[in-house]
RNA sequence: GAGCCCGUAGCCCAGCGGAUAAGGCGUCGGCCUCCGAAGCCGGAGAGCGUGGGUUCGAAUCCCACCGGGCUCGCCA
Numbered sequence: 001g002a003g004c005c006c007g008u009a010g011c012c013c014a015g016c017g018g019a020u021a022a023g024g025c026g027u028c029g030g031c032c033u034c035c036g037a038a039g040c041c042g043g044a045g046a047g048c049g050u051g052g053g054u055u056c057g058a059a060u061c062c063c064a065c066c067g068g069g070c071u072c073g074c075c076a
Base pairs, nucleotide, nucleotide: 001072002071003070004069005068006067007066010025011024012023018056027043028042029041030040031039049065050064051063052062053061
């Protein structure tokens, strides 16, 4: 340099054009307990890497860029 894949809560991960983005861990509160752990119940927390485009409608499709990974190539 080229090709491919990935980027969604603090962490992991789902979604594959149709309203309000699902779940797990963690976290907070409650129940329970002598206290804690475990268990059970409830809550908060993301508008989807950035910008632009297409569309009635975009996390989802297209373009550019940023970051990460893999492969190939070039130089030495």
Notes:
A computed fold for a 76-nucleotide RNA from a Candidatus Bathyarchaeota archaeon, annotated as transfer RNA. The sequence was found in a public genome assembly.